Overview: This is a predicted structure of an 85-nucleotide RNA (Glycine riboswitch aptamer) from a soil metagenome. The model forms 90% of the base pairs in the Rfam consensus. The sequence is in RNAcentral, with records from MGnify. The coordinates come from a structure-prediction model, not an experiment, and the mean pLDDT is 77.

[in-house]
RNA sequence: CUGCGGGAGAGACCCCGAAGCCCGCGAGGCCAUCGGGGCGCCGAAGGCGCAACCGCCCGGAAUCGCUCAGGCAAAAGGACCGCAG
Numbered sequence: 001c002u003g004c005g006g007g008a009g010a011g012a013c014c015c016c017g018a019a020g021c022c023c024g025c026g027a028g029g030c031c032a033u034c035g036g037g038g039c040g041c042c043g044a045a046g047g048c049g050c051a052a053c054c055g056c057c058c059g060g061a062a063u064c065g066c067u068c069a070g071g072c073a074a075a076a077g078g079a080c081c082g083c084a085g
Base pairs, nucleotide, nucleotide: 001085002084003083004082005081006080011039013038014037015036016035017034018033020030021029022028040072041071042070046068047066048065049064053060054059055058
């Protein structure tokens, strides 16, 4: 590095519009889809910062911190671990 397996956390939040569905003259209701806006939250892709420590002496460096990105039903992703090559 590749393949397989395991793998957490946090709103299926609220509002508006559209499509779809139910009923219907209409109004209205539902919604796990799409677009926009708002607040709250997570931290284990990545990124940034400090530092124990290490060293070739000014560099490396976390699961710690920050949340820019990312994420908050499922799916996908996923640090890290196990097995095989």